[in-house]
Molecule: transfer RNA
Organism: Erysipelotrichaceae bacterium
RNA sequence: GGGGUUUUAGCUCAGUUGGCAGAGCGCAUGGUUCGCAAUCAUGAGGUCACGGGUUCGACCCCCGUAAGCUCCA
Numbered sequence: 001g002g003g004g005u006u007u008u009a010g011c012u013c014a015g016u017u018g019g020c021a022g023a024g025c026g027c028a029u030g031g032u033u034c035g036c037a038a039u040c041a042u043g044a045g046g047u048c049a050c051g052g053g054u055u056c057g058a059c060c061c062c063c064g065u066a067a068g069c070u071c072c073a
């Protein structure tokens, strides 16, 4: 330098042939307990890596950039 792949909640990851952003764990509050653990209920937490484009509408499609992993040279 070139090819492939990944980037979504604090962590691990789903998601959709374009139409409400989600789960588990973690965190907070409350119930059960003398207390802890455990369990149940409720809740907070997101610029979907960044910048443009297409579209009535983009996490999703197109272009570029950045970062991680990997292959070739």
Base pairs, nucleotide, nucleotide: 001072002071003070004069005068006067007066010025011024012023013022019056027043028042029041030040031039032038049065050064051063052062053061